Transfer RNA from Glycine max, 74 nucleotides, folded computationally. The same sequence occurs in records of 2 taxa. The sequence is in RNAcentral, with records from ENA and Rfam.
Parts: sequence; structure tokens; C1' cells
RNA sequence: GACCUAUUAACUCAGUUAGUUAGAGUAUCAUGUUAAUAACGUGAAAAUCACAGGUUCAAAUCCUGCAUGUGUCA
Repeated sequence: GACCUAUUAACUCAGUUAGUUAGAGUAUCAUGUUAAUAACGUGAAAAUCACAGGUUCAAAUCCUGCAUGUGUCA
């Protein structure tokens, strides 16, 4: 330098070829239970989907650029 692949919540991940509120588990907070802790139950908060543009009535999803990481080749 070229190619492939990944980037979504604090962490690990879904999201089926665009469709009307972006979800789960862990963790965090509150609460119930307990003598108390853990476990368990209930609830809450947390993402403008890495970033910047474009296409579209509508974009996490399609296109372009860019950043970072893994891998392959030279």
C1' cells in the first nucleotide's frame, strides 16, 4: 500500500436483504423478601447505532468518505 472483517448501553451481544417506540444478558440504582448478606422477585436509568455526508416519504440497515482494531497478501 491492497483486500477482508468488526464498530449498537459501563461490558458482552442481537437486530432476517429500509417501515413507523432500537432490544437481551451482565453490571449500576431503587424496592420487595431475610435478623443480615448472598440468591431470587419487581421496577428504573443508561445508545441521537464510531464519525461526516449522500440516496429515500422513511436509514442501525443502502452508497461514499474517514477513524480505530483483527486477519491475509505484497